RNA sequence: ACGACUCUUCGGGGCAAGGUGAAAUUCCUUACCGGCGGUGAUCAAGCAUUGCUUGUUAGUCCGUGACCCGUUCUUCCCUACCGGAAGACGGUGGAGCUGGUGAAACUCCGGCACCGACAGUUAAAGUCUGGAUGGGAGAAGUUGCUC
Numbered sequence: 001a002c003g004a005c006u007c008u009u010c011g012g013g014g015c016a017a018g019g020u021g022a023a024a025u026u027c028c029u030u031a032c033c034g035g036c037g038g039u040g041a042u043c044a045a046g047c048a049u050u051g052c053u054u055g056u057u058a059g060u061c062c063g064u065g066a067c068c069c070g071u072u073c074u075u076c077c078c079u080a081c082c083g084g085a086a087g088a089c090g091g092u093g094g095a096g097c098u099g100g101u102g103a104a105a106c107u108c109c110g111g112c113a114c115c116g117a118c119a120g121u122u123a124a125a126g127u128c129u130g131g132a133u134g135g136g137a138g139a140a141g142u143u144g145c146u147c
Base pairs, nucleotide, nucleotide: 001146003145007141008140009139010138017029018028019027031127032126033116034115035064036063037062038061043055044054045053046052047051059114060113068091069090070089071088073087074086075085076084077083096112097111098110099109100108118130119129120128
């Protein structure tokens, strides 16, 4: 210095105010929120001289995680079958237009839109409760090995 490995820690936010009603943080008016990696013309700093480096910038672009479903695969529980658990693999999985600037923008600026697993509930949930003191994309550090 790079690569694979060990272990540790971290790793999701949000209905204020009002209306109707027997009942709604679930409906209506309105309000509020935006996982992780990538890209990136904003912005900032530095160097330097008009470019370079570093940091930073997307809920709706590219990819991905949770939830759910499947399997001729693997392991485990079970004598075995059935059934179940974990893994691997596969599937499903939401949403952006427009004007401006410009050489170039689905990312910048303006405007107007749109989206949000499953189960539960005196009444339909992105925001309440629950599976979940779980899982997790990944982030930071670390061990010893190799070169």
FMN riboswitch aptamer (RFN element) from Sporosarcina luteola, 147 nucleotides, folded computationally. It was read from a public genome assembly, where an Rfam model found it. The model forms 100% of the base pairs in the Rfam consensus. Rfam family: FMN riboswitch aptamer (RFN element). Gene Ontology term of the family: FMN binding. About the family: The RFN element is a highly conserved domain that is found frequently in the 5'-untranslated regions of prokaryotic mRNAs that encode for flavin mononucleotide (FMN) biosynthesis and transport proteins.